[in-house]
Predicted 3D model of a 107-nucleotide RNA (Glycine riboswitch aptamer) from Ferruginivarius sediminum.
RNAcentral holds the sequence, with entries from Rfam.
Its mean pLDDT, the model's own confidence on a scale to 100, is 77.

RNA sequence: CUCUCUGGAGAGCGGGCGCCGCCGGAACCCGGCCCGCCCCGCCGAAGGAGUAAGCCCCGCGCAACAGCGACGCGCAGGGUGAAUCUCUCAGGUCCGUCGACAGAGGG
Numbered sequence: 001c002u003c004u005c006u007g008g009a010g011a012g013c014g015g016g017c018g019c020c021g022c023c024g025g026a027a028c029c030c031g032g033c034c035c036g037c038c039c040c041g042c043c044g045a046a047g048g049a050g051u052a053a054g055c056c057c058c059g060c061g062c063a064a065c066a067g068c069g070a071c072g073c074g075c076a077g078g079g080u081g082a083a084u085c086u087c088u089c090a091g092g093u094c095c096g097u098c099g100a101c102a103g104a105g106g107g
Stems, first nucleotide, its partner, number of pairs: 001107007012040001014039005021033005041093003047089001048087003054080004059075004
């Protein structure tokens, strides 16, 4: 790194329209489920983006000094820089699925 198994959070059974299919109803229509599109709200743990210390670069200042410079210290700017933090592009929003991460076994 990869495969199998196990554990694994959050947030809508929201509204509108359409309608292949399925189910029910004394029925060319109605209701329910599924599906597709749109709108509103919400969540953060696929993926993506942001950054703190630290480190690096550059400039200025301070101080030692007769003078200059290095080291050192301080400040401004730039770069780099983690997460379960932040954002919510993506994704998700009863259960289920998915799922960061963790454990066990194998390659």